[in-house]
RNA sequence: CUAGAUGGUUGUAUGACUGCCUUUUUAAGGAGGAAAGUCCGGACUCAUCAGAACACCAAAGCCGGAUAAUACCCGGCGGGGGCAACCCCAGGGAAAGUGCAACAGAAAGUAUACCGCCAUUUUUUUGGUAAGGGUGAAAUGGUGAGGUAAGAGCUCACCACUUUUUUGGUAACAAGAAAGGUUAGGUAAACCCCUUUGGGAGCAAGUCCAAGAAACUUCGUCAUAUGACAAGUGAUGUUCUGCACUGGAGUAUGGUAGGACGCUAGAAAUAAUUGGUAACAAUUAUUCAAGAUUAAUAGUCAUAGCCUUUAUUAGGUACAGAAUCCGGCUUAUAGACCAUCUAGUUUU
Repeated sequence: CUAGAUGGUUGUAUGACUGCCUUUUUAAGGAGGAAAGUCCGGACUCAUCAGAACACCAAAGCCGGAUAAUACCCGGCGGGGGCAACCCCAGGGAAAGUGCAACAGAAAGUAUACCGCCAUUUUUUUGGUAAGGGUGAAAUGGUGAGGUAAGAGCUCACCACUUUUUUGGUAACAAGAAAGGUUAGGUAAACCCCUUUGGGAGCAAGUCCAAGAAACUUCGUCAUAUGACAAGUGAUGUUCUGCACUGGAGUAUGGUAGGACGCUAGAAAUAAUUGGUAACAAUUAUUCAAGAUUAAUAGUCAUAGCCUUUAUUAGGUACAGAAUCCGGCUUAUAGACCAUCUAGUUUU
């Protein structure tokens, strides 16, 4: 210098005029890295719940860690891609069962023998074979040597596979050793099996003020009414246990276009130190940075910056806007800049 990989920052500035919202009111503040998608996990709220078993539904799936929690995040293992830096993986089970693999092919689950090879023959045939060839994504483990009528783990060596075992590691796993001729393929992002986790609705949740009204039917026993027992209800269904409550189920009618709260001080942000490979954790210090509700947070003009272009000659200046909040993931993004690493070339 060129090509690439990973991780980040920023994404206009100034002035004038005009126009808004909030508050502790003449002072201060006012839309993001994704506010989007609504895909995950929560906090929080609501009749009065909790535990166990079974069922149903949904989700996850190598090992360890971190977190309030997660399918997110960090580190590692295994597999794949790349010269590499790095990137990707829906990563338990096919010997529990069912299914699927068109066409081709002899045959695609317990086998079969098309061409071929060998032997035999009455030249019709019969027997052996799966080494060679063909079909296909995939065809009785692979390569080589010996052996054989021709061949085959038939025998041997090496690899593969199965069983037992040693060492290292928290573990997933890795590296070996011994024995055995041992092979029942692929697919579960097909149904399914196993293990684990979860189960209502959601700020239009809900609380309060105002407003408003009218009751009726039904669901057991005892008792003189009250009441007692039984029973009932309690956010998937059933059963059991405990706890709490006193009604449960329905029909019908009136009000609900108003106001206050929830509403922004948090699993918060920034910086430093310590621990940790890291995600992250602890301690100390500092800060309070929108809270609208027919929905504010801006509009116009001028100059300048940056990008493209020979040239202010003309043009462009991204994606896009809060509504309970937080932690993630995914998607969109004109440009400008920074850091580290890999490969190549050149010079010193």
Model confidence (mean pLDDT): 76 of 100.
This is a predicted structure of a 348-nucleotide RNA (Bacterial RNase P class A) from an uncultured Alphaproteobacteria bacterium.
The sequence was found by an Rfam model in a public genome assembly.
Rfam family: Bacterial RNase P class A. By type it is a ribozyme. Rfam describes the family as follows. Ribonuclease P (RNase P) is a ubiquitous endoribonuclease, found in archaea, bacteria and eukarya as well as chloroplasts and mitochondria.